[in-house]
Molecule: FMN riboswitch aptamer (RFN element)
Organism: Salinibacterium sp. PAMC 21357
RNA sequence: AACGUGCUCCGGGGCUCGGUGAGAAUCCGAACCGGCGGUUAUAGUCCGCGACCCGCGACGAAGUGAAAACUUCGGGACGGUUGACCUGGUGAAAUUCCGGGACCGACGGUAAUGAGAUCGCAAGAUUUCUCAGUCCGGAUAAGAGGAAGCACGAG
Numbered sequence: 001a002a003c004g005u006g007c008u009c010c011g012g013g014g015c016u017c018g019g020u021g022a023g024a025a026u027c028c029g030a031a032c033c034g035g036c037g038g039u040u041a042u043a044g045u046c047c048g049c050g051a052c053c054c055g056c057g058a059c060g061a062a063g064u065g066a067a068a069a070c071u072u073c074g075g076g077a078c079g080g081u082u083g084a085c086c087u088g089g090u091g092a093a094a095u096u097c098c099g100g101g102a103c104c105g106a107c108g109g110u111a112a113u114g115a116g117a118u119c120g121c122a123a124g125a126u127u128u129c130u131c132a133g134u135c136c137g138g139a140u141a142a143g144a145g146g147a148a149g150c151a152c153g154a155g
Base pairs, nucleotide, nucleotide: 003153004152005151006150007149008147009146010145016030017029018028019027031134032133033105034104035049036048037047038046044103045102053080054079055078059074060073061072062071063070064069085101086100087099088098089097107137108136109135114129115128116127117126118125119124
């Protein structure tokens, strides 16, 4: 040096302009964004992982009960689920680079000027449904992992 253990630190980005309208960061047209590891060469779209969601659930907490047991809440590890790319070029090698054209984006909330229903002669009123990758929230969380950091260990 490398290695092992513990600790510390770090560890997700994005609405601007125009249209319609009384009203829009949710509609329409453009715009903008891209976690971690791997991969002969740099990846939102390859391979895998994380986040979200579901299941199970050692164990923990609270409550009920004479007891057996039951209920609620939390819950590591584990299992499941979860989106999207083609084409030309260069090259030894690229779905990763360059040119061109595409596509994708958890859960909950909110909002139609969109769609429908009812009432009304009409103007209009009432009401239901749908609509967010970028807004608000869980989240000052968790986390794949990363570090030229610190301590200790063995050799």